[in-house]
RNA sequence: GGCUUCAUCGUCUAACGGCUAGGACGCGGGAUUCUCAUUCCUGAAAUCGGAGUUCGAUUCUCCGUGAAGUCA
Numbered sequence: 001g002g003c004u005u006c007a008u009c010g011u012c013u014a015a016c017g018g019c020u021a022g023g024a025c026g027c028g029g030g031a032u033u034c035u036c037a038u039u040c041c042u043g044a045a046a047u048c049g050g051a052g053u054u055c056g057a058u059u060c061u062c063c064g065u066g067a068a069g070u071c072a
Stems, first nucleotide, its partner, number of pairs: 001071007010025004018055001027043005048064005
């Protein structure tokens, strides 16, 4: 350099083009307890950047950025 794949809460991950973007762990608050732990309830927290298609894009297309694999 060519080709392929990937990028979503702090982390790991879901999501037929129809969202109020779901779950687990973690974090905050509360209940339980003499205290801690466990358990239960509850809350905050995310779509890599830009353009395009579409009534509507996390999803499709293009460009870029980054990561992984492969060929040379």